[in-house]
RNA sequence: UACUUAUCUAGAGAGGCGGAGGGACUGGCCCUAUGAAGCCCGGCAACCGUCAAACCAAUCUUGGUUUGAAAAGGUGCCAAAUCCUGCAGGAGAAAUCCUGAAAGAUAAGCG
Repeated sequence: UACUUAUCUAGAGAGGCGGAGGGACUGGCCCUAUGAAGCCCGGCAACCGUCAAACCAAUCUUGGUUUGAAAAGGUGCCAAAUCCUGCAGGAGAAAUCCUGAAAGAUAAGCG
């Protein structure tokens, strides 16, 4: 960095350092000195991994699926639905609403 699969309306501090920016991008709309980013601590979650049970397969070594448990391991995350939106379709007089993509994020796998 490309591809594949899964998930994305839940959850997470009134801590320390730090000092102006941040919410991917577009257009919006927001957050921010009653302090942004970043770092540390803390926390949330449970994708991988771990443990247990049931079932299936088997090259008998083990592998797979589902459910549950814990969280000391590998990530991730901690304003707003992935803040909304950007393409397509549908409903509506309109405002607006609904659905599916795309894009993005994270994890695991693969080259």
Predicted 3D model of a 111-nucleotide RNA (SAM riboswitch aptamer (S box leader)) from Guptibacillus hwajinpoensis.